[in-house]
Context: one part of a larger RNA
RNA sequence: UGACGGGGGCCCGCCCAAGCAGUGGAGUAUGUGGUUUAAUUCGAAGCAACGCGAAGAACCUUACCUGGGCUUGACAUCCCUGGAAUCGAGUAGAGAUACUUGAGUGCCUUCGGGAAUCAGAUGACAGGUGGUGCAUGGUUGUCGUCAGCUCGUGUCGUGAGAUGUUGGGUUAAGUCCCGCAACGAGCGCAACCCCUAUUGUCAGUUGCCAUCAUUAAGUUGGGCACUCUGGCGAGACUGCCGGUGACAAAUCGGAGGAAGGUGGGGACGACGUCAAAUCAUCAUGCCCCUUAUGCCCAGGGCUACACACGUACUACAAUGGCCGAUAACAAAGUGCAGCGAAACCGUGAGGUGGAGCGAAUCACAAAACUCGGUCUCAGUUCGGAUUGUAGUCUGCAACUCGACUACAUGAAGCUGGAAUCGCUAGUAAUCGCGAAUCAGAAUGUCGCGGUGAAUACGUUCCCGGGUCUUGCAC
Numbered sequence: 001u002g003a004c005g006g007g008g009g010c011c012c013g014c015c016c017a018a019g020c021a022g023u024g025g026a027g028u029a030u031g032u033g034g035u036u037u038a039a040u041u042c043g044a045a046g047c048a049a050c051g052c053g054a055a056g057a058a059c060c061u062u063a064c065c066u067g068g069g070c071u072u073g074a075c076a077u078c079c080c081u082g083g084a085a086u087c088g089a090g091u092a093g094a095g096a097u098a099c100u101u102g103a104g105u106g107c108c109u110u111c112g113g114g115a116a117u118c119a120g121a122u123g124a125c126a127g128g129u130g131g132u133g134c135a136u137g138g139u140u141g142u143c144g145u146c147a148g149c150u151c152g153u154g155u156c157g158u159g160a161g162a163u164g165u166u167g168g169g170u171u172a173a174g175u176c177c178c179g180c181a182a183c184g185a186g187c188g189c190a191a192c193c194c195c196u197a198u199u200g201u202c203a204g205u206u207g208c209c210a211u212c213a214u215u216a217a218g219u220u221g222g223g224c225a226c227u228c229u230g231g232c233g234a235g236a237c238u239g240c241c242g243g244u245g246a247c248a249a250a251u252c253g254g255a256g257g258a259a260g261g262u263g264g265g266g267a268c269g270a271c272g273u274c275a276a277a278u279c280a281u282c283a284u285g286c287c288c289c290u291u292a293u294g295c296c297c298a299g300g301g302c303u304a305c306a307c308a309c310g311u312a313c314u315a316c317a318a319u320g321g322c323c324g325a326u327a328a329c330a331a332a333g334u335g336c337a338g339c340g341a342a343a344c345c346g347u348g349a350g351g352u353g354g355a356g357c358g359a360a361u362c363a364c365a366a367a368a369c370u371c372g373g374u375c376u377c378a379g380u381u382c383g384g385a386u387u388g389u390a391g392u393c394u395g396c397a398a399c400u401c402g403a404c405u406a407c408a409u410g411a412a413g414c415u416g417g418a419a420u421c422g423c424u425a426g427u428a429a430u431c432g433c434g435a436a437u438c439a440g441a442a443u444g445u446c447g448c449g450g451u452g453a454a455u456a457c458g459u460u461c462c463c464g465g466g467u468c469u470u471g472c473a474c
Base pairs, nucleotide, nucleotide: 002474004471005470007469008468009467010466011465012464013463016458019423020422022420023419026314027313028312029311030310031309032308033307034305035304042053043052064300065299066298067297068296069295070294073125077124078123080120081119082118083117086103087102088101089100090099091098092097107114108113127289128288130287131286132285136283137282138278139277140276141274143272148187149186150185151184152183153182154163155162156161167178168177169176193266194265195264196263198234199233200232201231202230203229204228207224208223209222212221213220237260240254241253242252243251244250316416320375321374322373323372324371325370333364334363335362338357339356343352344351345350382413387408388407389406390405391404392403393402429451430450431449432448433447434446435445
């Protein structure tokens, strides 16, 4: 100087407390451990691994296993020889592949050949998701959006170092003010950026409809006032008033205002810590393999199942389930190898159909809610697992191993022990919708809106952090 203390002071954070809804019990989904297996590919490991890499394993993916094959190789450059390239067909085989066969014979040319491409031979070499993240780059997590981390000059100290950065106030903040052997400065904080809340102006189609006609319908004429869209502006700054305060910084209350003291959200992550994570995104040193640790193919596996844990979904019901009615009311998105309307067929998944739309024009396309009826507390008209049968769709192909539908079946479960998580407002809870990936395959992920609470006395205690100080056998 740090780190540490079941030392002290001050302060902060959904840290506790006050509340709401959960997890832990059940069933299922999913990840992990373990076990099993020919293989169940690999990585991730307290917080900060475990719906994580994976924004999607039937084949492919795929790295694993079994079997069948290849050895200048699936891919790159160079040298040599031959053939244009390319498009089919047949036989054998699980296929890779092997053999046979048809069409085609082009472009440039100094007529030597060349360009593009295919086949064969030779070696230089290719190749490796093989090892080492404790050799590395790059990227990322974490403490933590915590308020800190430093430097120059000066001063003090033999020196390590100190001072500044401590102190008195204040702040979300090393934020600002005052003081002070310090005076300044840098990286952080804040602001500058994006979205959102109000409004002016410009613009008016595909959007909108107040007035006038018209229609089944903003459908059409008409209009751009309103809504909306999206470009440029305005607006909030403790600016104004009062109290408190050191006449300061600031803070409390008020006015006006759509918004008030950082308005709400996002992007943005200082010096560093964890030899944190990643050699399997990529790049890369060294080591290793080279008729194999490389490459091709078929099938299997990654989907196993006495069990254990994490994360979710669905429930256990009456604030509910079911039936009918009300074409009730969104936002944000997506669409041409696409979205797919009306109409018709089917109990349904879906099929037929093909209008319209490269989309403010057309389509995908809401649910909880509201109204009426029924059920009457029961393992039930709750709950839907499991299983049987029959189907639909995607796709060469749904046996291992897809999703969905109908009928039948109707398991556990009556609110969950010790323990434990999230959340302070348009939040929690609850309701649906969309997108990426994607042929198909979400209870996951990332977004979007609808309905919409309760509670916070307080900072003693638990956890994490900041700061000053003290002790110390580190």